[in-house]
Context: one part of a larger RNA
């Protein structure tokens, strides 16, 4: 190598687009690269196998036979694969009409709260805790009204409710845009699936540069708590959180379940489309896509469980795993501005 695997035992890349590559619908002709078959040559002897022979047998030796599963040249077959032409529309797009939605950029407004501060009332406490203190206050706080600034986040609505590839996405309004679904027709005609590399997107925390800083809030400080307490609890409090550019490219990036495609018995909701019925026009009935929850039936599973959204029965391709530690580490390379990230062993051990 053939092998078995990948929800949880070691194994699905975070996620999209895509080269190469591998796979690839129906039908007709045609060709003959693969494929079948025949004939020739070759495939050195030995060796192995089959059947005789010679040593008293045997090993050994030695005649003949098959073989040498290749290979090259030829004639032929065409069902299937590949090529070539032409058709088809059931895969896949496009045009019409529509119809959901926190799918994305940009830009403006709003109101509610915290929090400053200006001013008025007003006085002795606030404010924290399991219980205090640190901390605030008579230089007048906390409370309470009125006016102001500034910054973040949009309560109810809210839903195992919807959009997104995935991270993510939630006030209102305008302007730009992706995408998804359903009707009912026309159209194009396999134009498809996958995806080594490679290509963009990728939460937070980090990180340059300049802005912004109200709440909170590693660091640090002080109070406690305790044998200690470099935490838990409380007073304060700066990077950061916010924005604009650029980086970084990682997460339990999780459904711990790669992407497509086809089949397989049900029940009972939930969103969004359609387009029927009516002697109840209704919060009606039935019916047919799209997504989507939750329970189960074949079956699968070690087991849990999964169960038309499959971890079920199968087909395409990719990635990955193959004893624990060392170690996701060295060293080498490579990308970063750095932190670091990718890629990835050994010895040695049990």
């Nucleotide at each position: 190598c053939u092998g078995g695997g990948c929800g949880u035992a070691a194994a699905g890349a975070g996620c999209u687009c895509g080269u190469a590559g591998g796979c690839g619908g129906u039908u007709a002709u045609u060709u003959a690269a693969g494929u079948c078959a025949g004939a020739u040559g070759u495939g050195a002897a030995a060796u192995c196998c089959c059947u005789g022979g010679g040593c008293u047998u045997a090993a050994c030796c030695u005649g003949g036979g098959a073989a040498c599963u290749g290979c090259a040249u030829u004639u032929g077959a065409a069902a299937c694969u590949g090529g070539a032409u032409g058709a088809c529309u059931a895969g896949a797009g496009u045009u019409u009409c529509g119809u959901a939605g926190a799918g994305g950029g940009a830009g403006g407004u709003a109101g509610a709260a915290u929090u400053c501060u200006a001013g008025g009332u007003g006085u002795a406490g606030c404010g924290g805790u399991g219980a205090a203190a640190u901390g605030c206050g008579u230089a007048g706080a906390u409370a309470u009204c009125u006016g102001g600034a500034g910054g973040a986040a949009u309560a109810c609505c809210u839903g195992u409710g919807g959009c997104g590839a995935a991270a993510g996405c939630g006030a209102c309004c305008u302007c730009c845009u992706g995408g998804a679904c359903g009707a009912a027709a026309a159209c194009u005609g396999a134009c498809g699936c996958u995806g080594a590399g490679g290509u963009g997107c990728g939460a937070a925390a980090g990180c340059a540069u300049g802005g912004g800083g109200a709440g909170c809030a590693a660091a640090c400080a002080g109070g406690a708590u305790u044998a200690g307490a470099u935490a838990c609890c409380c007073u304060g409090g700066u990077a950061g959180u916010c924005c604009a550019u650029g980086c970084u490219g990682u997460a339990a990036a999780c459904g711990a379940u790669g992407u497509c495609g086809a089949c397989u018995u049900g029940g009972a909701g939930g969103u969004u489309g359609u387009a029927u019925c009516c002697a109840u026009a209704g919060a009606g009935a039935a019916a047919u896509g799209g997504c989507u929850u939750c329970c189960g039936a074949a079956g699968c599973u070690a087991a849990c469980g999964c169960a038309u959204u499959a971890a079920g029965u199968c087909g395409a391709c990719c990635g990955c795993c193959u004893g624990g530690g060392g170690a996701g580490u060295a060293c080498g390379g490579u990308c970063g501005c750095a932190a670091g990230g990718c890629u990835a062993a050994a010895a040695c051990u049990c």